[in-house]
Context: one part of a larger RNA
């Protein structure tokens, strides 16, 4: 390499947008680049392969035919595929309509509730634990009334719910904005799909400069527990959490499952959108599209077919095909060491061998 695979055995890049390059709807003309086919010619010799002949045979030799496996020319052929005109509308995308939605940045807003200060009332404990002890309280705590200030975060709705590529998104109001679905059948007319490299984006946590800090709370201090206890319990508590630009780019970034397209029984639930039906209107009901789940045990007739090593998947496939792209080849050693590129650093891509079982 052929090849065989990537839910859980070793393998789908965290995700998107996209360059090169692969792939690529219907249809007519042309051409003949791949592609078929025939002829020439050429592929030293020896080697092959074959018929024949020479050493007594055979190895071996000598002659004549052949051919492989190309590569040139020329002829022809036109299904495929490529190429050039041209034509279409089933893919693709635009208009136009009404809805849906925690989708994403700004700014402003609201009420509960902690915490800290002001007063008022009241007196001796109170917090905390399996029991304690530090702790805080006569300089008036804890508790309960007003008040007033900060800062984080949104209870109830709330859901098998809904958006979003992914990460993630939820008080509530405006402005600004991106995507989807569906329904008109209204314009393009192949414009698609993948994507090597490249480029946005990308939980927490850290980083750097400036705010900000109410609660929580790595580190750290102090009590306990215990042989010890650098823990698990409890008092306190700094960084951080939050905000604003900037950087890091990793997660069990998971559905542990790349993208797109087609095709192969259902039955239930629900979002969203249309159409009938029906009504004073609605809700129900029927169908249709497009997203989101469930069908698990035991018994029975109670998810087909199919796929799987089994669990399981099963129109949201792990099923049947087709295209690209990505990764995988025994454990350890080790995602280290070396170089290189990236970064303030923390470290991150990339990525080994010895030797051993």
């Nucleotide at each position: 390499u052929u090849g065989g695979g990537c839910g859980u055995a070793a393998a789908g890049c965290g995700c998107c947008u996209g360059u090169a390059g692969g792939c690529g709807g219907u249809u007519u003309u042309u051409u003949a680049a791949g592609u078929u086919a025939g002829a020439u010619g050429u592929u030293a010799a020896a080697u092959a392969u074959u018929a024949a002949g020479g050493c007594u045979u055979a190895a071996c030799c000598u002659u004549g035919a052949u051919g492989c496996u190309g590569c040139a020319u020329c002829u022809a052929a036109u299904a495929c595929u490529g190429a050039a005109a041209g034509a279409c509308u089933a893919g693709a995308g635009g208009a136009c309509g009404g809805a849906a939605g925690a989708g994403g940045c700004g700014a402003g807003u609201g009420g509960a509730a902690u915490u800290g200060c002001c007063g008022g009332u009241g007196u001796a404990g109170u917090a905390g634990u399996c029991a304690a002890a530090u702790g805080c309280g006569u300089u008036a705590a804890u508790a309960u009334c007003g008040g007033c200030a900060a800062g984080a975060a949104c209870a109830c709705c709330a859901a098998a719910u809904g958006c979003g590529a992914a990460g993630g998104c939820a008080u509530c109001u405006c402005g600004c904005u991106g995507g989807g679905a569906c329904g008109u059948u209204u314009c393009u007319g192949a414009c698609g799909c993948u994507g090597a490299g490249a480029g946005a984006c990308g939980a927490a946590a850290g980083c750097g400069u400036g705010g900000g800090g109410a609660g929580c709370g790595a580190a750290u201090g102090g009590g306990a527990u215990u042989a010890g206890a650098u823990a698990c319990c409890c008092c306190a508590g700094u960084a951080g959490u939050c905000c604003a630009c900037g950087c890091u780019g990793u997660a069990a970034a998971c559905g542990a499952u790349g993208g797109a397209c087609a095709c192969u029984a259902g039955a239930c639930a629900u979002u969203g959108g249309a159409a009938g039906u029906a009504u004073c209107g609605a809700c129900c009901c029927u169908u249709c599209c497009a997203g989101u789940g469930u069908c698990g045990u035991u018994g029975a007739u109670a998810a087909a077919a199919g796929u799987u090593a089994a669990c399981a998947c099963g129109u949201u496939a792990a099923g049947u095909g087709u295209c690209c792209c990505g990764c995988c080849u025994g454990g350890g050693u080790a995602g280290u060491a070396c170089g290189g590129c990236c970064g303030c650093a923390a470290g991150g891509c990339u990525g080994a061998a010895a030797c051993u079982c």